[in-house]
Context: one part of a larger RNA
């Protein structure tokens, strides 16, 4: 000098765009953050109707989603990341192709009856539906097999035009697995290793593989640092620097890991699953003491910690995602508003004239000099802030409708509402007076202060920057 997710002190007008718990991956009151489909299904309630039925709502069965989106960086030095390759694999939804969608059956939730319990919830009985479940048929095809052959499907719905369902091939995209190279400090860590290294066979997996197991062999790694210890999410990038380098990884994007701590599997195309389940630990809460409930490292918010970090806001109008044939519904993703000079950028706090120069204050050699065209005063302008009118655009799809919020244009009034901070001995731009008297104090370094202090304190004046200015911390 540049920089910062900064903090502190003094000060503070407006706008745009960003950013905002770096500490306790410590604990959390409250609300919300994942639903949707009646064009899969029966039932119940209400309204209309004599009824059939229609409409609206409700819990439930079923389907899809809930593995995304959102948060955080504890762990992890390699099972991670980056780059370049490889393949023994999987793939719901989507696209293209081939073929099929036949016949039958038994349950069950909800509802009703009865019962247990403080509750959470549970048990028994009866009845009833499906795109829920099961059996048979067929076999374009697929799997196994050398072949013969064996095995494997399906579901219907409505507004009658479609949407579905089953088998299978291909694609797209996505994912799983593997190799090489690179990726911090430490030798006051020098030897480490028995599933260890390899083989055969088997199991397991979507798939390769000591991934697991039986048997066999005795290997494997290491001074180019094994093993151990410490630290750490990695990259795109960011800061600085002429570069080489050094330091860093906040916001945004990609990958990984985690979800109170530890373990486990279930469901599923996909999880070993943040707002799913089970078990164990710690903690908190309810309890009728028998037993139960919970998990903000989602958005707000609370308390704590800390030098320090925001609203318990509005809206699904836009973009996207889930469901749905659609209308639509949901969405603390997202779009917006609010708070904070935290940063960057822009604008303003007026403009012109105005005295051999008011007053005040300061200095003085007492003559005068400085503040200083500065003010007053005169004329003018209208950025911003304020008030009013009006309404493009963000709004798309054949039309119509649709804006939480932002915002364009025009008019009105009026200099009014808007300047501070640090420094002035040298480095380093900027000097005098008074007070103090090695005191009080200053200080980044050198150093000032003991009675004439340009270095302390105040004042006048000046210098630098300016809605900021200084200090501290940190990096180059």
């Nucleotide at each position: 000098g540049a920089u910062u997710g900064a903090a502190c002190g003094c000060u503070g007008g407006c706008g745009g765009c960003a950013u905002g718990g770096c500490u306790a991956a410590a604990a959390c009151a409250u609300g919300c953050a994942a639903g949707u489909c009646g064009a899969a299904c029966g039932c119940c309630u209400g309204u209309a109707g004599c009824a059939a039925u229609a409409c609206a709502g409700g819990a439930g069965u079923g389907g899809c989603g809930a593995a995304a989106g959102g948060g955080c960086g504890a762990g992890g030095a390699a099972c991670a990341g980056a780059u370049u390759c490889c393949u023994a694999c999987a793939u719901a939804c989507c696209u293209c192709g081939a073929g099929g969608u036949c016949g039958g059956g038994g349950a069950u939730a909800c509802c009703c009856c009865g019962g247990a319990g403080a509750a959470a919830u549970c048990c028994g009985g009866a009845u009833c539906a499906a795109u829920a479940c099961c059996c048979g048929a067929u076999g374009u095809g697929a799997u196994c097999g050398a072949g013969a052959g064996a095995u494997c499907a399906a579901a219907g719905g409505u507004u009658u035009a479609c949407c579905g369902c089953c088998u299978u091939g291909a694609g797209a995209g996505u994912g799983g697995g593997g190799a090489a190279u690179c990726u911090c400090c430490u030798a006051u860590c020098a030897g480490c290793u028995a599933g260890u290294u390899g083989g055969u066979g088997a199991g397991g997996u979507a798939a390769u593989g000591g991934c697991u197991c039986a048997c066999c062999a005795a290997g494997g790694c290491u001074a180019a640092g094994a093993c151990g210890g410490g630290u750490a999410g990695c990259g795109g990038g960011u800061g600085u620097g002429a570069g080489a380098g050094c330091a860093c990884g906040g916001c945004c994007c990609g990958c990984c890991g985690c979800a109170u701590c530890g373990a486990g599997a279930c469901u599923g195309a996909g999880a070993c699953a943040c707002u799913g389940c089970u078990c164990g630990g710690a903690c908190u809460c309810c309890u009728a003491c028998g037993g139960g409930a919970g998990g903000c490292u989602g958005c707000a918010g609370u308390a704590a910690c800390g030098a320090a970090u925001c609203u318990u806001c509005c809206g699904c109008a836009a973009u996207g995602c889930g469901c749905g044939a659609a209308a639509g519904c949901g969405u603390g993703a997202c779009g917006g508003g609010g708070c904070a000079a935290u940063g960057c950028c822009g604008c303003g706090u007026g403009c012109a004239g105005g005295a051999u120069g008011a007053a005040g204050c300061c200095c003085u050699u007492c003559g005068g000099g400085g503040u200083g065209u500065a003010a007053a005063c005169u004329g003018c302008u209208g950025u911003c802030a304020g008030g009013g009118u009006g309404c493009a655009g963000g709004a798309a799809u054949g039309a119509a409708a649709u804006g939480a919020c932002c915002a364009u244009a025009c008019c009105c009034a009026a200099a009014g509402g808007a300047a501070g901070c640090a420094c002035c001995g040298g480095c380093u731009a900027a000097c005098u007076c008074u007070g103090u008297g090695c005191c009080a104090g200053c200080a980044g370094c050198c150093g000032c202060g003991g009675u004439a202090a340009u270095a302390c304190a105040g004042a006048g004046g000046g210098u630098g920057c300016g809605a900021g200015c200084g200090u501290u911390a940190a990096u180059c």

A computed fold for a 476-nucleotide part of an RNA from a Planctomycetota bacterium, annotated as small-subunit ribosomal RNA, 5' domain. The prediction has a mean pLDDT of 85.